[in-house]
RNA sequence: UCCGGUUGAUCCUGCCGGCGGCCACCGCUAUUGGAGUUCGAUUAAGCCAUGCGAGUCGAGAGGGUUCGGCCCUCGGCGGACUGCUCAGUAACACGUGGAUAACCUGCCCUCGGGUGGGGGAUAACCCUGGGAAACCGGGAACAAUACCCCAUAGAUCUGGGAUGCUGGAAUGCUCCCAGGUCCAAAGCUCCGGCGCCCGAGGAUGGGUCUGCGGCCUAUCAGGUAGUAGUGAGGGUAACUGCCUCACUAGCCUACGACGGGUACGGGCCUUGGGAGAGGUAGCCCGGAGAUGGACUCUGAGACACGAGUCCAGGCCCUACGGGGCGCAGCAGGCGCGAAAACUUUGCAAUGCGGGAAACCGCGACAAGGGAACUCCAAGUGCCUAUGCACAGCAUAGGCUGUUCGACUGCCUAAAAAGCAGUCGGAGUAAGGGCUGGGUAAGUCCGGUGCCAGCCGCCGCGGUAAUACCGGCAGCCCGAGUGGUGGCCUUUAUUAUUGGGUCUAAAGCGUCCGUAGCCGGUCCUUCAAAUCCCUGGGUAAAUCGGGCAGCUCAACUGUCCGACUUCCGGGGAGACUGUAGGACUUGGGACCGGGAGAGAUCGGAGGUACUCCUGGGGUAGGGGUGAAAUCCUAUAAUCCCAGGGGGACCACCGGUGGCGAAGGCGUCCGACUAGAACGGAUCCGACGGUGAGGGACGAAACCCUGGGGAGCGAACCGGAUUAGAUACCCGGGUAGUCCAGGGCGUAAACGCUGCAGGUUUGGUGUUGGAGGUACUACGUGUGCUUCCAGUGCCGGAGAGAAGUUGUUAAACCUGCCACCUGGGGAGUAUGCUCGCAAGAGUGAAACUUAAAGGAAUUGGCGGGGGAGCACCGCAACGGGUGGAGCGUGCGGUUCAAUUGGAUUCAACGCCGGAAAACUCACCGGGAGCGACGGUUACAUGAAGGCCAGCCUGACGAGCUUGCUCGAUUAAUCGAGAGGUGGUGCAUGGCCGCCGUCAGUUCGUACCGUGAGGCGUUCUGUUAAGUCAGAUAACGAACGAGACCCUCGCCCCUAGUUGCUACCUUUUCCUCCGGGAAUUGGGCACCCUAGGGGGACCGCGUGCCGCUAAGGCCGAGGAAGGAGAGGGCGACGGUAGGUCCGUAUGCCCCGAAUCUCCCGGGCAACACGCGCGCUACAAAGGACGGGACAAUGGGCUCCGACACCGAGAGGUGCAGGCAAUCCCGAAACCCGUUCGUAGUUCGGAUCGUGGGCUGUAACUCGCCCACGUGAAGCUGGAAUCCGUAGUAAUCGCGGAUCAACAUUCCGCGGUGAAUGCGCCCCUGCUCCUUGCACACACCGCCCGUCAAGCCAUCCGAGUUGGGUCCGGAUGAGGGCAUCUUUUAUGGGAUGUUCGAAUCCGGGUUCAGCGAGGAGGGCUAAGUCGUAACAAGGUAUCC
Repeated sequence: UCCGGUUGAUCCUGCCGGCGGCCACCGCUAUUGGAGUUCGAUUAAGCCAUGCGAGUCGAGAGGGUUCGGCCCUCGGCGGACUGCUCAGUAACACGUGGAUAACCUGCCCUCGGGUGGGGGAUAACCCUGGGAAACCGGGAACAAUACCCCAUAGAUCUGGGAUGCUGGAAUGCUCCCAGGUCCAAAGCUCCGGCGCCCGAGGAUGGGUCUGCGGCCUAUCAGGUAGUAGUGAGGGUAACUGCCUCACUAGCCUACGACGGGUACGGGCCUUGGGAGAGGUAGCCCGGAGAUGGACUCUGAGACACGAGUCCAGGCCCUACGGGGCGCAGCAGGCGCGAAAACUUUGCAAUGCGGGAAACCGCGACAAGGGAACUCCAAGUGCCUAUGCACAGCAUAGGCUGUUCGACUGCCUAAAAAGCAGUCGGAGUAAGGGCUGGGUAAGUCCGGUGCCAGCCGCCGCGGUAAUACCGGCAGCCCGAGUGGUGGCCUUUAUUAUUGGGUCUAAAGCGUCCGUAGCCGGUCCUUCAAAUCCCUGGGUAAAUCGGGCAGCUCAACUGUCCGACUUCCGGGGAGACUGUAGGACUUGGGACCGGGAGAGAUCGGAGGUACUCCUGGGGUAGGGGUGAAAUCCUAUAAUCCCAGGGGGACCACCGGUGGCGAAGGCGUCCGACUAGAACGGAUCCGACGGUGAGGGACGAAACCCUGGGGAGCGAACCGGAUUAGAUACCCGGGUAGUCCAGGGCGUAAACGCUGCAGGUUUGGUGUUGGAGGUACUACGUGUGCUUCCAGUGCCGGAGAGAAGUUGUUAAACCUGCCACCUGGGGAGUAUGCUCGCAAGAGUGAAACUUAAAGGAAUUGGCGGGGGAGCACCGCAACGGGUGGAGCGUGCGGUUCAAUUGGAUUCAACGCCGGAAAACUCACCGGGAGCGACGGUUACAUGAAGGCCAGCCUGACGAGCUUGCUCGAUUAAUCGAGAGGUGGUGCAUGGCCGCCGUCAGUUCGUACCGUGAGGCGUUCUGUUAAGUCAGAUAACGAACGAGACCCUCGCCCCUAGUUGCUACCUUUUCCUCCGGGAAUUGGGCACCCUAGGGGGACCGCGUGCCGCUAAGGCCGAGGAAGGAGAGGGCGACGGUAGGUCCGUAUGCCCCGAAUCUCCCGGGCAACACGCGCGCUACAAAGGACGGGACAAUGGGCUCCGACACCGAGAGGUGCAGGCAAUCCCGAAACCCGUUCGUAGUUCGGAUCGUGGGCUGUAACUCGCCCACGUGAAGCUGGAAUCCGUAGUAAUCGCGGAUCAACAUUCCGCGGUGAAUGCGCCCCUGCUCCUUGCACACACCGCCCGUCAAGCCAUCCGAGUUGGGUCCGGAUGAGGGCAUCUUUUAUGGGAUGUUCGAAUCCGGGUUCAGCGAGGAGGGCUAAGUCGUAACAAGGUAUCC
């Protein structure tokens, strides 16, 4: 003094957790010394074996004797101290201060006086009896400081008196008189003395009374009969209802009685800056207790821990007749528990008892032992050299000796320790926790793989874990270090110091008012309170400071201070208070004219509605998104007239009025309440708030009696729907209305308690009063000032912000109520109220890390507003979806049918047209290890080969041999290779958002901050394009510009291109000419380089703001981006690709590597996508005739010629290409077909050929002949296209040995319809709501089902505490009577009274069939309630 955790991010509220200190226990670890008020307190004030813990005196006395002052007894003093514990106790128990005029006090001290005479017993001992024992008797004798009697002194009581004394006050003391009662003494001796008795005083120790102080609970509100008091007795040391009798009826209580719970109190201890909070076993003081309980004797003192009696329960001994015991003393044991030591030594010290003393005794005490109980102190080494894998370790040598070991002396009761000295020797001595953040310290290695586990909190772990488990390294503390539980602090999260209540938890629904608390101005009194001075007290220890003693320190000693409070004396007088007096401003009263849905009661009225009657009128009406139920032919709906009924009160009407709130609305009247304004009136602080208490209190609901038109829970139908116990529709009962009662709650809200004062403003409006101007003179109108109310805006200030802001949520006061994380829960239980429903008061266990407020940025909405798009609609054209076939995908099948891609953005996609290859799949066969270690090998490794066997096939293997000549084989590692895994580890590339117009930055400004502004608004644009406005001003990436192609013109150039013109040669001719060719030429076409051109530039045009721009027009090849392409912002999508290549990690490694053969990727009940061909006449068939462009070509294109019906074959020129080659179809002309499953359509199948290739069976293409399927224009739905586009026609290239219905290009022919819109699908911007942020494919609720946990109710049942009543009644006291030894026993009565039994009350705990809700848990079931207008706005 803070830090972590709610969020995408932010600021708050709020709790949880962490860091500090202390206490107890536990884990791991551990060298030594000292000190200490440490050590069975917590649980069992449970139970105890054994030993010890209180004796002493011979100078009181008797006896015995072992002759030891040894034993027994009588007697005296002490066993009421010390020691232990904390059960009980909420009380005069304790603390503190008083009182005792209401008391006692052994031993001790002081003073005064005294100690005379006499007597009878008894114990031990002796004799003897009973008994197991404990012990209990009988007989005889004797002594005292034992006991008794008399005397003297004295004490005490009663009555009367006194001029006495003390004192605040005589009831006290003293004295006198009279009477009554009780009635002292003890000796011993060593001759010093020690004792004994009476009286007075003191000291010490106690008893009793009393003021004040210190726990929780109201879910304890009334308690009390000896209770309160008086009188008289009894009792006590003493006062008193302490007890008894009589009388009186009081006494205590909201300042908490009575009851319940808890607890010994204080000095003190812990913590905290303090105030406080928590604790209080140990040391000191006081109290209480001694197994539970009652009683008593002795005594100065006890109702007695180690005395007695009895009861209860427990235990022990017993010969069964009887006896005995009480560790909460010291040791020790059992039990209980997380939890706590030795059955030690000594009276040497300190103290206590006895004694004249010596001395004796003491588990008090002093010592030792044990314990990681606390505190303090010290150590675990140092130096040099060398080596190594170097913050270190090892080796060698040396130094030191705190400690340690051994010995001697001093010290000690005896030891130990310590001190002094000698010797030995680095030897005897380091761990615990942590290392993701908080929080100091690893992104190191291995293992694991949402497993095992960790974690106080947040959170880690699903194959690259800095978080788990190990290793290494590091950090912190260190003889300790961590964990668990408790307490304080942190926490201003209980707030006196020092918090809050509009929205986070929190203002009672409102008012009146009792107690209490608080209280205007002036004067005087007193001094309760307050302040100052002073005296006493506040025990010691403790605490703070100084000094001193143990080597330091802890510890101890001494001195000073402090101990906040208390008691007494003196003083002050401002403030508070008390008493008295005065005042008017707070408050109240009175008067005046006004305002008002204020309340209650009565009367009157109005429209609508509904019902009835009558008339008119005819087929529907009603209702909805659409319908139906329903009404209507017995006449509805509709129109008119009349009548009945109940409810309500339009317009005026207004962020207008009134009321405390709830609430109040037609008009009139009666009665009544309050407020505002104005006043030269009166009273004189009479006031404020308000615990309890009382009154009022919407709607609903309840009771009684009325009333009932409309509306309308429940209910009945009709719809909707998957369902529809709803939303919509048709009906409809309670109710709604009135009167009288009850209930007492609401989101009873301004979510804002009441009262007073202070603090800048603006602008409306209502009521009142004043001023001024006007005036139709009225209760008029305008402007303005003041008071009171009611709104809006807004300043300072406040606030987490939203907001609030003289009507405060600002500042200052008084009083009341309420809050303290979320849930459980406004529940349970108890009590009070209520007819009931229910209301008021109001928990806990358990569970959870958040729940929440305000605001921000996104995303989303079955929210809103703008704008845009042929991957939207509309208009139009053509398709797909139906058929056959091609192709891809799914599915299925299979030995395998390899794998990827799955909405748009997978599916003629991976350029993926797979016969082998490709190839990754399946079946079979074979081969391969760079490099290193080890082994083998010139006694020949590996390689090659004829024949045979094996095999589908093969010197792959085997048999028999031959050849060759140095590396090879096996094995262990390690590699090559991998189309093996991971695209969710990656690079690169690509798709989509995106045919979009967005995305940001710098500076400034605003905000606590996230963030905003800029980037918004208006107009405009294809565009964040441009213009204007604007706390913004600028800028960047995108858009545009730019680049390419096409369209017009110009320039340059002219081969392989062109050929108008000139020229050469040849051929044909219908003589007009045409074709080819040579050389010129570059005009044209073309080719390929450069330039021009278009910019809203032009218009007195129109619109717009004189803008940006739009519309129209002219000119122009082209007009508003001329057409088409390239270029793809910041980013997102864990989009696709590890199977193109690259690449991390993992895996295989003689197989997941490499090769060979065969198969498969081509399967086929089926589903889907994309295409092709068609269904025909805008057509088919046949014949004839035209016109392209892009491109490609050497294992290639192939002219041309020949052969073949054709596919094709043979020969071959030219061409590495503006040179040679490959080349159109639709179209045009003519003929035919005649609407048909056809001369349409071509699937399928058969036969025969051809081509490529090692090879066309699975499984290629082509030709010819034959065969001639489905199909006659395609459901729901859906795709493409706005011009050289759609449609239609062919051509080229890619792949390629061969195979194109594919893809990429090319040209030919060539339309129709918009010139808009935002309805559908989407996109952009602004705005709005949000409980979403994994972002609506979001979030999220309840029942049911399953498991676990705690709780409540529960017929009852079991046990404990406590209180009351009754019965029995041990024992004690008192009285009376009685009795053979009478200091004894017995009986009766009475009183106190433990214990037991019975009954009842109250409280606590256990069990309990069953019932109830709650919390948590995994991916269950059913729905969709809430969050967006959440699809019926939500909530009370």

The RNA shown here (small-subunit ribosomal RNA) has 1436 nucleotides and comes from a Thermoplasmatota archaeon. Rfam family: Archaeal small subunit ribosomal RNA. The literature on the family includes a 2002 paper in BMC Bioinformatics by Cannone et al., "The comparative RNA web (CRW) site: an online database of comparative sequence and structure information for ribosomal, intron, and other RNAs". Its mean pLDDT, the model's own confidence on a scale to 100, is 80. The sequence is in RNAcentral, with records from SILVA.